A computed fold for a 337-nucleotide part of an RNA from Treponema sp., annotated as large-subunit ribosomal RNA, domain IV. Its Rfam family is "Bacterial large subunit ribosomal RNA". Model confidence (mean pLDDT): 85 of 100.
Context: one part of a larger RNA
RNA sequence: CUCGCGUUAAGGAACUCGGCAAAAUGCACACGUAACUUCGGGAGAAGUGUGGCUCGCGUAGUCAAGUAUAGCGAGCGGCAGAAAGCAGGCCCAGGCGACUGUUUAUCAAAAACACAGCCAUCUGCGAACUGGCAACAGGACGUAUAGGUGGUGACACCUGCCCGGUGCCGGAAGGUUAAGGGGAGCGCUCAGGAGCAAUCCGAAGGUGCGAACCGAAGCCCCGGUAAACGGCGGCCGUAACUAUAACGGUCCUAAGGUAGCGAAAUUCCUUGUCGGGUAAGUUCCGACCCGCACGAAUGGUGUAACGAUUCUGGGCGCUGUCUCAACGCGAGACUCG
Numbered sequence: 001c002u003c004g005c006g007u008u009a010a011g012g013a014a015c016u017c018g019g020c021a022a023a024a025u026g027c028a029c030a031c032g033u034a035a036c037u038u039c040g041g042g043a044g045a046a047g048u049g050u051g052g053c054u055c056g057c058g059u060a061g062u063c064a065a066g067u068a069u070a071g072c073g074a075g076c077g078g079c080a081g082a083a084a085g086c087a088g089g090c091c092c093a094g095g096c097g098a099c100u101g102u103u104u105a106u107c108a109a110a111a112a113c114a115c116a117g118c119c120a121u122c123u124g125c126g127a128a129c130u131g132g133c134a135a136c137a138g139g140a141c142g143u144a145u146a147g148g149u150g151g152u153g154a155c156a157c158c159u160g161c162c163c164g165g166u167g168c169c170g171g172a173a174g175g176u177u178a179a180g181g182g183g184a185g186c187g188c189u190c191a192g193g194a195g196c197a198a199u200c201c202g203a204a205g206g207u208g209c210g211a212a213c214c215g216a217a218g219c220c221c222c223g224g225u226a227a228a229c230g231g232c233g234g235c236c237g238u239a240a241c242u243a244u245a246a247c248g249g250u251c252c253u254a255a256g257g258u259a260g261c262g263a264a265a266u267u268c269c270u271u272g273u274c275g276g277g278u279a280a281g282u283u284c285c286g287a288c289c290c291g292c293a294c295g296a297a298u299g300g301u302g303u304a305a306c307g308a309u310u311c312u313g314g315g316c317g318c319u320g321u322c323u324c325a326a327c328g329c330g331a332g333a334c335u336c337g
Base pairs, nucleotide, nucleotide: 001332002331003330004329005328006327007326008325010323011322014321019318027051028050029049030048031047036041038154052076053075054074055073056072057071089316090315091314092313093312094311095309096307097306101113102112117152118151119150120149121148122147123146129138130137131136155302156301157300158299160232161231162230165229166228167225168224169223170222171221174220175219176218180214181213185209186208187207188206189205192201193200194199233251234250235249236248237247260294261291272288273287274286275285276284
């Protein structure tokens, strides 16, 4: 010096990103317990007292005797009575997620996933859907109070406007349109015919191409639908101080963000401004609103209880975290063998 322990004057978080680590709390009984609350909880809240041993008395039950405990009283010794060991620290405020659960076997346990509850949608049963080429099987020996899929995520109060785009559902008049039907027409072949010949014409049959016209769904088209995917404006002026603009004008849009919340897990400017807490506070809490770029089941705002919450701030207790280090014990390192 490294590792593991123990103790420490005075101070007590001054350490540090941060009380990380350590210390402290710890048991039983009695007393006593706030806000808030979904009336269950919060609660072991918090906080306070007592605790060994000896002797005496001594209650309940079906209870006569006796015993033990509770209870009452008197006393004893020690530094120390939950005598060792085992054995909650607590409080206040906020964010997120309701909760118990689940997860990255081997750096993440969480505000991620799941969850009851809510909503939409599909499915009438040989169901939808899934596996399989199929038979068949699951769904289900179930039957819409059932089953599948998607979203949201207890509970409370709520969930605004837009259907122009995309999707889905419905419609069938018109437009477009495949195979197919249809065959106008045009070839090839050839009996035969014409011609001196080259060659030309060419019926029936066979064969090839093939116009008009008739052809579904889909698309176009017409409607519906946002707890479907999604979206939810700009400029200018105006009040008898100033400032601001309830008000007006104008352009654009499918419609221009309602309630609630708001410098927020979202705020760039920003350590915004004001208030609180501190002697001093880029964090924290309460407000304000100028929301760069919140916002309503990609849910909005609250919320008791809960959380090893990677989260945030404050306080009490407590301490070698620190001022600032010291001593002791053990194991290494080091020297010799």